[in-house]
This record gives sequence, C1' cells and structure tokens, in this order.
RNA sequence: AGAAAGUGCGCCUAGGGUUCCGCCCGCCAUGCGGCGGGGCCAGGUCCAAGUGGCGCAGGCGCCGAGACGAGGCGCUACACCCUAGAGGGAUAAAAGCCCCGGCGGA
Repeated sequence: AGAAAGUGCGCCUAGGGUUCCGCCCGCCAUGCGGCGGGGCCAGGUCCAAGUGGCGCAGGCGCCGAGACGAGGCGCUACACCCUAGAGGGAUAAAAGCCCCGGCGGA
C1' cells in the first nucleotide's frame, strides 16, 4: 500500500410502521351496524439487526479406522464514533430491513 473468502436458515429481542383485527374520535343508524378519520394508539397479526440473543446446518482442524463412511472433540475471531451521517430500494408502510462490514467523516 492492497485484499472479504468474514456463510445460510429458523425462533426471538431492541427497534419499526399501519395492510388486516382490536382500540379511540366524528357523523349516520340505532337489535346485530355503516361510513370517514386517528399510530403523539405502550395491543394482536406483520417487518426486523454485519457490528443483539439462542438453535440448527455449513466450513476448517484433530481423534478414530485396513480404507471409505458414520461418529466424537475443538474452532468459526474481530467489527470504535456519527441527533445510529448522506443517498437509493421493497412492501400497506416504516425501520437498527435491503443496497451496506459499501460510500462519507474520525
């Protein structure tokens, strides 16, 4: 000076919004209700972390064995700061989602 090969999936959490349900408000109707508005509405569904958690798989090493395989054990690290920076994308919508361990700054 340069280089991600730093894996994937599932269940969650911080967080996120408002399709659907619930809730609240208004109007109408008043037996069940209908229409409109509200997420400054701490709910259910829903989305959700590279730098949050757990699990499974995958990868690597060793043991084992005549050999292959099964199996067992171990490793799978690190990742600072920004009103969590600018811009873009999906979904109903938003986000710590995705672009992105990128770009910018230190």
A computed fold for a 106-nucleotide RNA from a Bacillota bacterium, annotated as Guanidine-I riboswitch aptamer. The organism belongs to Bacillota, within Bacteria. Its mean pLDDT, the model's own confidence on a scale to 100, is 80.